This is a predicted structure of a 71-nucleotide RNA (transfer RNA) from a Pseudomonadota bacterium.
The sequence is in RNAcentral, with records from ENA.
Rfam family: tRNA. About the family: Transfer RNA (tRNA) molecules are approximately 80 nucleotides in length.
RNA sequence: CGGGGCGUAGUUUAGUGGUAGAACGCAAGGCUGGGGGUCUUGUAGCGGCAGUUCGAUUCUGCCCGCCCCGA
Numbered sequence: 001c002g003g004g005g006c007g008u009a010g011u012u013u014a015g016u017g018g019u020a021g022a023a024c025g026c027a028a029g030g031c032u033g034g035g036g037g038u039c040u041u042g043u044a045g046c047g048g049c050a051g052u053u054c055g056a057u058u059c060u061g062c063c064c065g066c067c068c069c070g071a
Stems, first nucleotide, its partner, number of pairs: 001070007010024004018054001025043007047063005
């Protein structure tokens, strides 16, 4: 420098045009003498900027970051 893949909650991930789900974690509460465990409720997310579209996490372009391949 060129090509390819990936980027969603604190972590691991599902979702591939129509209001984003789960598990673990965290917080509060119930059960328990307490801990552990379990149950309920809550917490919190689409890498950035444009474009297409009535509508974009999803499609397109560029940029950023990580990984792989080539030179």